A computed fold for a 73-nucleotide RNA from Prunus dulcis, annotated as transfer RNA. Its mean pLDDT, the model's own confidence on a scale to 100, is 81. The sequence is in RNAcentral, with records from ENA, Ensembl Plants and Rfam. It matches the Rfam family "tRNA". About the family: Transfer RNA (tRNA) molecules are approximately 80 nucleotides in length.

RNA sequence: GAUCGCAUAGCGGAGUGGAUAUCGCAUUAGACUCCGGAUCUAAAGGUCGUGGGUUCGAAUCCCACUGCGAUCG
Numbered sequence: 001g002a003u004c005g006c007a008u009a010g011c012g013g014a015g016u017g018g019a020u021a022u023c024g025c026a027u028u029a030g031a032c033u034c035c036g037g038a039u040c041u042a043a044a045g046g047u048c049g050u051g052g053g054u055u056c057g058a059a060u061c062c063c064a065c066u067g068c069g070a071u072c073g
Stems, first nucleotide, its partner, number of pairs: 001072007010025004018056001027043005049065005
């Protein structure tokens, strides 16, 4: 330098055009307990990498850029 893939909550993942973006762990609160842990219940937490485009409608499709990874030279 070329090609391909990935980017979603603190961490890991699901969601491939349609309703308020989902789950696990973690966090916080409550229940339980002498206290803690475990368990149960609830809550909070997201500009869906950035900027444009397509569409009635975009996390999802297209383009550019940024970052990371793989392959080739």